[in-house]
């Protein structure tokens, strides 16, 4: 120095003026009030005011509600191992598996000897799945060659073809074929025997474990893929949700009808079944309200030391309060700077995931190239 990989930070700065909203105070005014005091408006000075993703609504909780709230089947959701967490499908830090020369990334990572399916075609044969080619033995027909003959054939062999039997070493078919490599054997061949490796089963060693081994004994040992196929096992799981829910005000019609029942019955927030609970329900016209306060920001909260732990994170102590709008508040000028400014606005609330991101800054680690 260059390319890589990982983690982190910022997301236009300053200065002046004018403005917006929550919220202190101070002062004036009005209305209520017997007064203390409240409540509205005006103006001054104060403090604070959109994120890393606010976005997606993919997840897991707080917090309300049904409600007094269990058990079971279905449904659903996770899937190595051990850990943090208030939980998770998140995170850590580990083991195997893939892909990278390498930091390092992925991982829907339980179980095919519980059952059921699927793998077209080809192939002999596709799961307790096998004999097409070829190899070789015994017979038979044929052609041919040498050799001896008593010319009738005998005898050694080469080619083709049929019949019956080995065989799965060679090639063939396929995405995928009853371990692999060599060596003996054998008619020919084969784990047939044998060494190695590769597998199973048990043992021993490390490891809490998943798991691993320059282990070691045995055993000729493979009926194979696939479950992001249905399925089995294991563990968890109640539903709605800030438009939940509470409380004041006001107004109307304490309305009419229908249908089911009357405790053996009707209702009860996924679905059913039993259990508890409580006493009608369920539908169709019509009418009237839809205003206001709350919930709503002190939080599983942040920051900074110190300390356990390898980490993810816990613990102490000490400091901080950091937006609550409700047709929806943070803009508008002008002037300098330079890195010329990306993606984009809260609305109960807070952790995670995922997706978008223009420029700049940092910092660990790997690889190449040079110099010394």
């Nucleotide at each position: 120095c260059a390319a890589g990989u990982c983690a982190a930070c910022u997301g236009g700065g300053c200065a002046a003026u004018c403005g917006c909203u929550u919220u202190g105070u101070a002062u004036a005014u009005u209305u209520u009030g017997u007064a203390a005091a409240a409540a509205a408006u005006a103006u001054g000075c104060g403090c604070a005011g959109a994120g890393g993703a606010a976005a997606g609504u993919c997840c897991g909780g707080g917090c309300u509600c049904c409600a007094u709230a269990g058990a079971g089947c279905a449904g659903a959701g996770u899937g190595c191992c051990a850990g943090a967490u208030a939980a998770u499908g998140u995170c850590u830090g580990g083991g195997c598996a893939g892909c990278g020369u390498a930091a390092g990334c992925u991982g829907a990572c339980g179980g095919c000897c519980a059952g059921u399916g699927c793998a077209g075609c080809a192939g002999a044969g596709a799961g307790a799945a096998g004999a097409c080619c070829g190899c070789c033995a015994u017979u038979u027909c044929u052609u041919u060659u040498g050799a001896a003959u008593u010319c009738g054939u005998u005898u050694a062999g080469a080619g083709g073809g049929g019949a019956c039997g080995g065989u799965a070493a060679g090639g063939g078919u396929g995405a995928a074929a009853g371990g692999g490599u060599g060596c003996g054997g054998u008619a020919a061949g084969a784990g047939c025997g044998c060494a190695c490796c590769g597998c199973a089963u048990u043992a021993c060693u490390g490891g809490c474990a998943a798991c691993a081994g320059u282990u070691a004994a045995u055993g000729g040992c493979a009926a194979g893929g696939u479950a992001a196929a249905c399925c089995c096992c294991a563990c968890u799981c109640g539903g709605a949700g800030c438009a939940a829910g509470a409380c004041u005000a006001a107004a109307u019609a304490g309305g009419a009808a229908u249908u089911c029942g009357c405790a053996u019955g009707g209702c009860g927030c996924u679905g059913c079944u039993c259990g508890c609970g409580u006493u009608g329900a369920a539908u169709u016209c019509g009418g009237g309200u839809a205003a206001g306060u709350u919930g709503c920001u002190u939080g599983a909260g942040g920051u900074u030391a110190a300390u356990g732990g390898c980490g993810a994170c816990g613990u102490u102590a000490a400091c901080c309060c950091u937006a609550g709008a409700u047709g929806a508040a943070u803009g508008a000028u002008u002037g300098u700077c330079c890195u010329c400014g990306a993606c984009a606005g809260a609305a109960c609330c807070c952790g995670g995931c995922u997706u978008a991101u223009a420029g700049g800054u940092u910092g660990g680690c790997u690889u190449g190239c040079u110099u010394u």